Predicted 3D model of a 72-nucleotide RNA (transfer RNA) from a Candidatus Buchananbacteria bacterium.
[in-house]
This record gives sequence, structure tokens and C1' cells, in this order.
RNA sequence: GCUCCUGUAGUUCAGUGGAUAGAACAAGGGACUCCUAAGCCCUAGACACAGGUUCGAUUCCUGUCGGGAGCA
Repeated sequence: GCUCCUGUAGUUCAGUGGAUAGAACAAGGGACUCCUAAGCCCUAGACACAGGUUCGAUUCCUGUCGGGAGCA
């Protein structure tokens, strides 16, 4: 330099054009307990960035950026 894959919560992952973007773990709070842990209840937290297509984009397209793999 070229090609391909990938980017969603603190972490690991779902989500194939329309529901309030979900789950687990982690975090905070509550209740329980002599105390702690486990289990129970509740809460907050995310679509890498920009543009395009569309009535409607996390999803499709293009570019930029980051990560990974292959070739040279």
C1' cells in the first nucleotide's frame, strides 16, 4: 500500500428498516441479617464520527477514525 472482518452500557453479547434499543455480569440504593455473603426488590447507564437513501436507519450505502486478520 491492497483486500476482508469489526465498532451497541464499565465488561461480554443480542437486536436482518417501524414497540420506550434488551440481557447477563459489574455499579448505586432498599429490604432482610447480630454482621458479612448469597438470594430478593428498585435505580442509573450505550448505538465510534460525518454524510446519503428512505415516510422512517442501530440495521442499507459512502467517507473518516479505532481494532483485528490476510497478501505484498
Its Rfam family is "tRNA". Rfam classes the family as a transfer RNA.